Predicted 3D model of a 1492-nucleotide RNA (small-subunit ribosomal RNA) from an uncultured prokaryote. The RNAcentral record of the sequence draws on ENA. The prediction has a mean pLDDT of 83. Rfam family: Bacterial small subunit ribosomal RNA.
[in-house]
RNA sequence: UCAGAUUUAACGCUGGCGGCAGGCCUAACACAUGCAAGUCGAACGGAAACAUGUCUAGCUUGCUAGAUGAUGUCGAGUGGCGGACGGGGGAGUAAUACUUAGGAACAUGCCUUUGGGUGGGGGAUAACUAUCGGAAACGAUAGCUAAUACCGCAUAACGUCUACGGACCAAAGGGGGCGCUUGCGCUCUCGCCCAAAGAGUGGCCUAAGCGAGAUUAUUAGCUUGGUGAGGUAAAGGCUCACCAAGGCGACGAUCUCUAGCUGUUCUGAGAGGAAGAUCAGCCACACUGGGACUGAGACACGGCCCAGACUCCUACGGGAGGCAGCAGUGGGGAAUCUUGGACAAUGGGGGCAACCCUGAUCCAGCGAUGCCGCGUGUGUGAAGAAGGCCUUAGGGUUGUAAAGCACUUUAGUUGGGGAAGAGUAGUGGAUAUUAAAUAGGUAUCCAUGAGGACAUUACCCAAAGAAUAAGCACCGGCUAACUCUGUGCCAGCAGCCCGCGGUAAUACGGAGGGUGCGAGCGUUAAUCGGAAUUAUUGGGCGUAAAGGGCGCGUAGGUGGAUAAUUAAGUGGUCUGUGAAAGACCCGGGCUUAACCUGGGGAGGUCAGAUCAUACUGGUUAUCUAGAGUUCAGUAGAGGAGAGUGGAAUUUCAGCUGUAGUGGUGAAAUGCGUAGAUAUCGGAAGGAACACCAGUGGCGAAGGCGGCUUUCUGGACCCAUACUGACGCUGAGGCACGAAAGCGUGGGUAGCGAACAGGAUUAGAUACCCUGGUAGUCCACGCUGUAAACGGCGUGGACUAACUGUUGGGCGGGUUUCCGCUUAGUGGUGCAGCUAACGCAAUAAGUUGACCGCCUGGGGAGUACGGCCGCAAGGCUAAAACUCAAAUGAAUUGACGGGGGCCCGCACAAGCGGUGGAGCAUGUGGUUUAAUUCGAUGCAACGCGAAGAACCUUACCUACCCUUGACAUCCAGAGAAUCUGUUAGAGAUAGUAGAGUGCCUUCGGGAAUUCUGUGACAGGUGCUGCAUGGCUGUCGUCAGCUCGUGUCGUGAGAUGUUGGGUUAAGUCCCGUAACGAGCGCAACCCUUAUCCUUAGUUGCCAGCAAGUAAAGUUGGGGACUCUAGGGAGACUGCCGGUGAUAAACCGGAGGAAGGUGGGGACGACGUCAAGUCAUCAUGGCCCUUAUGGGUAGGGCUACACACGUGCUACAAUGGUCAGUACAGAGGGUUGCGAAGCGGUGACGUGUAGCUAAUCUCAGAAAGCUGAUCGUAGUCCGGAUUGGAGUCUGCAACUCGACUCCAUGAAGUUGGAAUCGCUAGUAAUCGCGGAUCAGAAUGCCGCGGUGAAUACGUUCUCGGGCCUUGUACACACCGCCCGUCACACCAUGGGAGUGGGUUGCAACAGAAGUGGGUUGGUUAUUGGGCCGCCUACCACGGUAUGAUUUAUGACUGGGGUGAAGUCGUAACAAGGUAGCCGUAGGGGAACCUGUGGC
Repeated sequence: UCAGAUUUAACGCUGGCGGCAGGCCUAACACAUGCAAGUCGAACGGAAACAUGUCUAGCUUGCUAGAUGAUGUCGAGUGGCGGACGGGGGAGUAAUACUUAGGAACAUGCCUUUGGGUGGGGGAUAACUAUCGGAAACGAUAGCUAAUACCGCAUAACGUCUACGGACCAAAGGGGGCGCUUGCGCUCUCGCCCAAAGAGUGGCCUAAGCGAGAUUAUUAGCUUGGUGAGGUAAAGGCUCACCAAGGCGACGAUCUCUAGCUGUUCUGAGAGGAAGAUCAGCCACACUGGGACUGAGACACGGCCCAGACUCCUACGGGAGGCAGCAGUGGGGAAUCUUGGACAAUGGGGGCAACCCUGAUCCAGCGAUGCCGCGUGUGUGAAGAAGGCCUUAGGGUUGUAAAGCACUUUAGUUGGGGAAGAGUAGUGGAUAUUAAAUAGGUAUCCAUGAGGACAUUACCCAAAGAAUAAGCACCGGCUAACUCUGUGCCAGCAGCCCGCGGUAAUACGGAGGGUGCGAGCGUUAAUCGGAAUUAUUGGGCGUAAAGGGCGCGUAGGUGGAUAAUUAAGUGGUCUGUGAAAGACCCGGGCUUAACCUGGGGAGGUCAGAUCAUACUGGUUAUCUAGAGUUCAGUAGAGGAGAGUGGAAUUUCAGCUGUAGUGGUGAAAUGCGUAGAUAUCGGAAGGAACACCAGUGGCGAAGGCGGCUUUCUGGACCCAUACUGACGCUGAGGCACGAAAGCGUGGGUAGCGAACAGGAUUAGAUACCCUGGUAGUCCACGCUGUAAACGGCGUGGACUAACUGUUGGGCGGGUUUCCGCUUAGUGGUGCAGCUAACGCAAUAAGUUGACCGCCUGGGGAGUACGGCCGCAAGGCUAAAACUCAAAUGAAUUGACGGGGGCCCGCACAAGCGGUGGAGCAUGUGGUUUAAUUCGAUGCAACGCGAAGAACCUUACCUACCCUUGACAUCCAGAGAAUCUGUUAGAGAUAGUAGAGUGCCUUCGGGAAUUCUGUGACAGGUGCUGCAUGGCUGUCGUCAGCUCGUGUCGUGAGAUGUUGGGUUAAGUCCCGUAACGAGCGCAACCCUUAUCCUUAGUUGCCAGCAAGUAAAGUUGGGGACUCUAGGGAGACUGCCGGUGAUAAACCGGAGGAAGGUGGGGACGACGUCAAGUCAUCAUGGCCCUUAUGGGUAGGGCUACACACGUGCUACAAUGGUCAGUACAGAGGGUUGCGAAGCGGUGACGUGUAGCUAAUCUCAGAAAGCUGAUCGUAGUCCGGAUUGGAGUCUGCAACUCGACUCCAUGAAGUUGGAAUCGCUAGUAAUCGCGGAUCAGAAUGCCGCGGUGAAUACGUUCUCGGGCCUUGUACACACCGCCCGUCACACCAUGGGAGUGGGUUGCAACAGAAGUGGGUUGGUUAUUGGGCCGCCUACCACGGUAUGAUUUAUGACUGGGGUGAAGUCGUAACAAGGUAGCCGUAGGGGAACCUGUGGC
């Protein structure tokens, strides 16, 4: 980081149907329009509209006008009830909220029950009429009228108040029926009043629970309590007067930020974590702020008043409004619906009722927003079709998939039928009750029964027809699913994961195929999970992050034994409650499911009652094992003060004495002839205390060291007595606290930051040296930090062993010693623990108590704020941003200016070179039309190239060809082939001729040439970083591994290490290893000795022949030799050393001795080493050219630089003359003899030879003799001139050789560097491959033939063991800081703008309370108006606090591909590093001081 589950979601692609649910999370932003709260005529006066009836008038006989409240009804008005419910959104509110459980001092309309009452009066007022004002809204005046409107009177108690004498308080009628004297009676019913009770509802109080921040730690008055009064429905500082001085708070008050709370929802195994949409309960709100009125209930969403902002109307005077009701609009936003139908059902308001109202509600509409269900066909069908894709070209796959054939019809379409939701109102009947009543009312039951928005409904039937219906994401790992193609670190991908893409991309884009889900699928966002990654369940702190520097001690936490008591915790039982819905279990209903529904159980830190008493707690009593006190002793650098001692350094004044001294890696600065250093004795002064001295002692830690003395703390130990849990830990708090540093005053010998000088160095602000100030010392005060470390908090208990040491005690024995015990202090080590390292009775083991601290790295122990400090600074302590790591321990390597052992021509010891000269050759560079290409430290450079004049040749220029110079296939024509000639530089083109072949079944075929067509050819074009093969290198170094076992959590280790030994991981011994493999060695070739076999072309001793001479000849196999086979060498033998081993040393014998010499042979691997130009080959590229042909040119250039060589510089030589001895090779397009010609290269000539026969072929150095005499020479031979020879089509660019002439540099080579250890170096010549010709190169061969190796310190390379490591691309590593540039976030900042808020006074609308000489009314214990006053919203003023935005400039931080300067760290990192502190310096850093 991902896989899971979830969502009021949004976005992308796609979209058939249905059911159920849900649908502004943002602007409590602003709202056009319509609707959302009315109803009652059975309360009232009445009659505007409509209808009916009646009457009147006009008359076109059914129309108009008028009258009539008579009837149905009813606008406006009075009155009643309801507008406090229902509906909405969540701004505020961290508590006057909510949840759970309780409580007492209350109210309650409508409803239910009960007991009473309902008597008798009065005066108004709206409507209405008239007049008037105003644009409107609305209003004024006068007059009339009713009530269930209003007001008295009476009556009052089981009501209220009370001084217990008493006092006080109400009402309303309406409708129906009957009777008749028509205004009364009776009756029923609905109302009304008083009271009591109930139900339900509401108000109040208490407790507990319910966010974050301490970088928010107080409050002085609207504070807390008491007494009294007022007020309220009601307790109460709720308010007031007086009195007291309290109240809250580290169990977090106050302040700030955030937030409606709950049932529940999501997730999780759970504990928890997150959320509070829909549904349900509660709260608070209704444009913003304040206020009351009415009322049972409001301080009232669709009421009122005031203030404010906004919008609208206006005649400018004034008015109107409040969708967070349902729809809807604008705006905001990633984003959320119709200005629908109906009151049919459920419910609400009003009403006697009918009924009216109801955007509550029930339905429909829109949108895949979610959940659930269904469908998009089913069966058969291999020619495994076509097409696509892949391919090893055979095939595979898509795929029974399609087509075809046979079926079915859910959903959809068309047509037809068709429920339930409704038995309600009413009507008829029955029963009960009321009553005189078979009126009437009320209640229950039975029958009948108008009325349906949805609804063109659900559902059923029929018809036709596979017909109308599949997409999305993914396919590198995690994670199920792979290939092709395009692209080429580009385009792009990617889940804060690892990462992919630089020409073969399973990772980008497309395609084919596949995987997953499916009317959806993906992406994004969010929550939980995984995460034991905040750990209660369930983590840690020696080294990974993390033990406070150390103690004393407050609160708190925790606590020994026994007994009693209590019952708070704890456990049991019961009661109440924990609403419904949801979740769970068992059922039921929709065709199933989702969904709906019945029942049950569950759910709590809940409340009450009761029981128990082991444990914990409280109380009481007792005890002594913890803790402490007491007697006698012991050790100690424990602390503070005072005194005192010697050694040494330095200085001073002298004696002696003379030229140096001092210092270093080496020097210099410095001191010294003005007498130093040295030496002698003397004096002064400060600081520190050698030896003893010890993982010895003491202390809480820091720390403490000469000696004496005074004062003083603690520890240990023996024994007795006493107290009786008094203990442990310890947030805050207090004390102590190295060094450096600061203040004041002293002191200053040595040392010594800073500073100065000298060195070193590229530089050297350093390391080294010479000086030297603060400081170091003392007194007093401050600071309060260290790697203040055992990196290990304190204090208990328990848990093998062995061994040292310090202090005490006991026992035995007694100069020395041994044993036991205890308090310290060390080492080893078992169990156990630990990631490992390690710890291990002094625990990091096992336990229980308490405290401190940690939660990825960086930013940062930093900023801001606060506290402390004289300052330096300390303590407390973030965030933005950024990275995918940072870290620990251990492992394997590699590396070290770490250590040990060993080897090598590695050094050393030698010999000869290179580097200097000339030339040859290769390379770089330059030049050029081209100078083809490759090889580039060792391990490219006389390399590919064993040989460029043309060719080669790949390069350049010019001229040509286009199925092509070459291969296969097809068609047509022709034999092939050869000769001449013309043009041309040639390729080529033209032309003239010669020639008609082989086989045949007579069709033709094979071979070959030409022409044509396209498939294709062709490419030394690119990629050696796509490859095969081959090769180099470490290195002929001695290593590299495996199986089984064992050890380790593991990586890994062991074996392979160790002791010896070897050339060797060679061998031996030891050994948790035992064995084995590839390497080493041996086996192979060659060489050195001998034997045997064979004997030509080789050989010739003996025999014979023969020559001027010669194995020339006969013959021979003895010898040499040739080439087959054997023998031989193995530390086998002897002596010594060693461990009696392996082996080593010496010796004998032997041709050869310890691998006899040489060769071939190259482990696992390393270097993306080299080669696509040997060859092969994937991919890419060119195809009238990057292919092919021809001619000429170039690869051979030339200021220069380097590598490898040759020849020299000479006398150990040159030249001349004479003379001796090899080996190994080559040869028919060849070697080429003798002879002849030429000074010579060579020519001529042909003999011999397919080679132990002939030939190349004279070996040279050497030896003998002569000459030269140290010189640019008789050295050296470059260069140049002339003349030639040979090869070849051709020698100009550009061959080799010969002769004559010419005669350059060079007199032994700087720094540096190479080869070689014996037949080697050095030196001398000979041969071969390539090749027409063309070696100083290469590969071979022999001749002559040395010197030196003490040894392993050093250089280079390598092997083994060990150590350190921050390296692993492995030291050519890693990495630090300044500076410069770009970007980002952040701190400071003169300030500036906004928000919130405290305090002070001002001001004071509406309203309420209080007061009141005024006004008004028919009146009252009154009401209203006016005036005064208290409180008070908005508002403005002054001054603070806090927060946010912004700000010239500025500080550090982070990130960035290749920038600059150094190299601080990692190895002994080249001066060990680091911590604290102080000073200094471009920077990392340096230096002083104490510590680790």